[in-house]
Molecule: transfer RNA
Organism: Parcubacteria group bacterium Gr01-1014_72
Formats: sequence, C1' cells, structure tokens
RNA sequence: GCCGGUGUAGUUCAACGGUUAGAACGAGGGACUCAUAAGCCCUAGAAAGUGGUUCAAUUCCACUCACCGGCA
Repeated sequence: GCCGGUGUAGUUCAACGGUUAGAACGAGGGACUCAUAAGCCCUAGAAAGUGGUUCAAUUCCACUCACCGGCA
C1' cells in the first nucleotide's frame, strides 16, 4: 500500500428495515435476616463518527476512525 472481517449497556453476546434495542453477568436500591450470603422484587445504563437511500435505518450503501486477520 491492497483486500477482508468486527465495532450495540461496565463486560460477554442477541435482534437485523417498522412495538419501548433485549438477555446473562456486573452496579445501585428495597424487602427478608440477630447479621451476612444465596434466592426474591425494583431501578439506572448502550447503536464508533459523518453523509446517503428509504415513508421509516442499529439493520442497506459510501467515506472516516479504531481493532483484528490475510497479501505485498
């Protein structure tokens, strides 16, 4: 330098054009208990960026950025 892949919650992963973007673990609170843990109830928390297509984009397209891999 060229090509490909991945980018979603604190972490690991889903969903894949249209309902409020879900789950597990983690975090905070509550209740329970003499107390703690486990289990139970509740709460907060996310689309890498910009533009385009579309009635509608996390999803499709282009570019940029980051990471990973291959080739040179």